[in-house]
RNA sequence: GCGCGUAGCUCAGUUGGUUAGAGCGCACGACUGAUAAUCGUGAGGUCGGCAGUUCAAAUCUGCCCGUGCCUACCAAU
Repeated sequence: GCGCGUAGCUCAGUUGGUUAGAGCGCACGACUGAUAAUCGUGAGGUCGGCAGUUCAAAUCUGCCCGUGCCUACCAAU
């Protein structure tokens, strides 16, 4: 310098505007003699943090934190 950070995990959503979502996982229920599979319901998020802009920010801006990659320079081996 470039990118990423959204549910326990993997991710979508970024021309600001109608509720923050999917799959897997988890809990409960249905089914079964029982399990698995399948089906249904539900819980789980202050969208990395702080501030700013705006009527309105996951989305724009600044700083910081974490992480991945690239370039140059310096030093040591």
Source information:
Predicted 3D model of a 77-nucleotide RNA (transfer RNA) from an uncultured Alphaproteobacteria bacterium. It matches the Rfam family "tRNA". Rfam describes the family as follows. Transfer RNA (tRNA) molecules are approximately 80 nucleotides in length. Rfam links the family to the GO term triplet codon-amino acid adaptor activity.